[in-house]
This is a predicted structure of a 73-nucleotide RNA (transfer RNA) from Amorphochlora amoebiformis. Model confidence (mean pLDDT): 84 of 100. RNAcentral holds the sequence, with entries from ENA. Its Rfam family is "tRNA". Rfam classes the family as a transfer RNA.
């Protein structure tokens, strides 16, 4: 240099076909205990890398770039 895959809550990661963004884990509060884990209820947490087009409407579809991980040269 071509090309191909991934970027989504603090961690690992879902999202079937474009129509309300979710699960586990951990965090905060409550329950429960003399306590403390752990159960159990409950909450906060996200500009879906970044811009930009398409559309009534984009985490999803096109294009550009940024990052990492692959293959060929």
């Nucleotide at each position: 240099g071509u090309c191909u895959c991934a970027a989504u809550a603090g961690c690992g990661c879902a999202g079937c076909a474009g129509g309300u963004a979710g699960c586990g884990c951990g965090u905060c509060g409550g329950u429960c205990u003399c306590a403390u884990a752990a159960u159990c209820c409950g909450a906060a947490g996200g500009u879906c890398g970044u811009g930009a087009g398409u559309u009534c409407g984009a985490a999803c579809c096109u294009c550009a770039c940024u990052u990492g991980a692959g293959a060929c040269a």